A computed fold for an 86-nucleotide RNA from an Oscillospiraceae bacterium, annotated as transfer RNA.
The prediction has a mean pLDDT of 82.
Its Rfam family is "tRNA". Rfam describes the family as follows. Transfer RNA (tRNA) molecules are approximately 80 nucleotides in length.
The organism belongs to Oscillospiraceae, within Bacteria.
Formats: sequence, C1' cells, structure tokens
RNA sequence: GGAGGUGUAUCGAAGUGGUCAUAACGAGCUUGACUCGAAAUCAAGUGUACCGCAAGGUACCGUGGGUUCGAAUCCCACCGCCUCCG
Repeated sequence: GGAGGUGUAUCGAAGUGGUCAUAACGAGCUUGACUCGAAAUCAAGUGUACCGCAAGGUACCGUGGGUUCGAAUCCCACCGCCUCCG
C1' cells in the first nucleotide's frame, strides 16, 4: 500500500429496516436467605448523561453525514482494533 472482519451498558454478547434497545442472555456488582464464618447455591435489584422537589421524561448502538414514513440494521467518509496479501 491492497483486501476482509469488527466496534451494542462495567465486561462478554444476541439483535441485521418497524410495535423490544422495557438493550435479551451470561458474567460482574449490591442487598437478602443459607452458614460458626466463607465458598457454592437460591431470591431481588443493578447502564450512562441531561431535565425534574418527586412521579417521571429525553437522548445515547465508535464519530459525522445520507437514504427511508421509519436506521443499531442499508449507503458514504473518517477513527480504533483484529486477520490475510504485498
């Protein structure tokens, strides 16, 4: 330099145009149960930012644009990471 893949909450990860982003599912974390105490197990809860006294609301799928009635999903550019070729 060329080609392909990938980027989703603290981490991993499903979702590939619509009523689910109420961000599933797993891990982690918090609280409780059990125990002499832990571990394991069981139950409940748990993203971030902003607005609000509260109840609650809005936004966020790497970043910025585009297409569409509607985009995490399709298109373009850029950024990070991984693999292959030279």